[in-house]
RNA sequence: GCCACCUGCGCAGGGAGAAUCCGGCGGACAUGUGUUCUGGCCGGUGCCGAAGGAGCAACCGCCCCGGUAAACUCUCAGGCAAGCGGACCGCGCGGGGCAC
Numbered sequence: 001g002c003c004a005c006c007u008g009c010g011c012a013g014g015g016a017g018a019a020u021c022c023g024g025c026g027g028a029c030a031u032g033u034g035u036u037c038u039g040g041c042c043g044g045u046g047c048c049g050a051a052g053g054a055g056c057a058a059c060c061g062c063c064c065c066g067g068u069a070a071a072c073u074c075u076c077a078g079g080c081a082a083g084c085g086g087a088c089c090g091c092g093c094g095g096g097g098c099a100c
Base pairs, nucleotide, nucleotide: 002097005096006095007094008093009092010091011090013089014088019045021044022043023042024041025040026038027037028036029034046080047079048078052076053074054073055072059067060066
């Protein structure tokens, strides 16, 4: 210098899905007790997949044991207004790596 690949940081760049559910408490409003409200807390039910985590086909291996990917599967964790977060993508600056 280059940059397919790995990786760190930054971006007021992009970035999906799923609850107008039920009950209790608290609070608000009303006031003689409520067919009201609720971005809070607790529990329940239903649901979602794109933090993280787990599983495996081909393949490797003579065989056994074993190793082994994902946006697939599971849903432990997380999530189901907005915000935050967010796999992944883009841009920038580095590190590794790489042929010359």
Source information
A computed fold for a 100-nucleotide RNA from a Paracoccaceae bacterium, annotated as Glycine riboswitch aptamer. The prediction has a mean pLDDT of 75. The source organism's lineage runs through Bacteria, Pseudomonadati, Pseudomonadota, Alphaproteobacteria and Paracoccaceae.